[in-house]
Molecule: c-di-GMP-I riboswitch aptamer
Organism: Actinomycetes bacterium
RNA sequence: CCGACGAAAAGGCAAACCCUCCGCGAGGGGGGGACGCAAAGUCACGGAGCUCGCUGAGCUGGCCGGGCCGCCGAA
Repeated sequence: CCGACGAAAAGGCAAACCCUCCGCGAGGGGGGGACGCAAAGUCACGGAGCUCGCUGAGCUGGCCGGGCCGCCGAA
């Protein structure tokens, strides 16, 4: 230095729910709030689920797999 791994430390993110805005909708933005999270950072590539003005289009990365980036350093 890199990888694996995940004790400690410094921090980080933010489920449900409530308020508000956007969207036909799934759902998304902002605020509050914490169920949890070592990638709960990012990307719809594959699977899965969900929605619709349905032979197509969209949503979910905190469903699974995978890619990329990333803080710290005990065993």